[in-house]
RNA sequence: CCUCGAAAAAGGCAAACCGGUCGUAAGGCCGGGGCGCAAAGCCAAGGGCCGCAUCCUCCUGCGAGGGCGGUAGCCUGGCUGCCGAA
Repeated sequence: CCUCGAAAAAGGCAAACCGGUCGUAAGGCCGGGGCGCAAAGCCAAGGGCCGCAUCCUCCUGCGAGGGCGGUAGCCUGGCUGCCGAA
């Protein structure tokens, strides 16, 4: 240094839920709260899942597709990182 991840050390993040706030919504942010996490740090590139107010197409319509938005704590992938037992 790379791989790896412990009955180690120092710490870190923060689910559900509650309050506030933004958003049509999914969901985000702030505070409380801790289910958990060795990347539960960052990135929407691929896939999945979720949403759809507006726009386009199809349809008599219901609706469907595109597209747009979200989710990194769904997975893959990319970048970076603390410690050092086996």
A computed fold for an 86-nucleotide RNA from Blastopirellula marina, annotated as c-di-GMP-I riboswitch aptamer. Of the family's consensus pairs, 95% are formed in the model. It was read from a public genome assembly, where an Rfam model found it. It matches the Rfam family "c-di-GMP-I riboswitch aptamer". Gene Ontology term of the family: cyclic-di-GMP binding. About the family: GEMM was predicted in a large-scale screen for bacterial structured RNA regulatory elements. Its mean pLDDT, the model's own confidence on a scale to 100, is 87.